[in-house]
Molecule: transfer RNA
Organism: Methanobacteriota archaeon
RNA sequence: GCCGCCAUGGCUCAGCUGGUAGAGCGGCUGCCUUGUAAGCAGCAGGUCGGGGGUCCGACUCCCCCUGGCGGCU
Numbered sequence: 001g002c003c004g005c006c007a008u009g010g011c012u013c014a015g016c017u018g019g020u021a022g023a024g025c026g027g028c029u030g031c032c033u034u035g036u037a038a039g040c041a042g043c044a045g046g047u048c049g050g051g052g053g054u055c056c057g058a059c060u061c062c063c064c065c066u067g068g069c070g071g072c073u
């Protein structure tokens, strides 16, 4: 230098033939318990890495950039 993949709640990841964003763990509250843990119920938490474009509509498609990983020279 070239090619490919990845970037989504605190963490690990789903969601992509475009249609109002989810799970597990974690956190908080309540129930239960003599108490803790476990269990049960509920709640909060994400401008989907950044900037443009297409579209009625973009996490999803296209372009550029940033960061990470891998390969080739």
Stems, first nucleotide, its partner, number of pairs: 001072007010025004019056001027043005049065005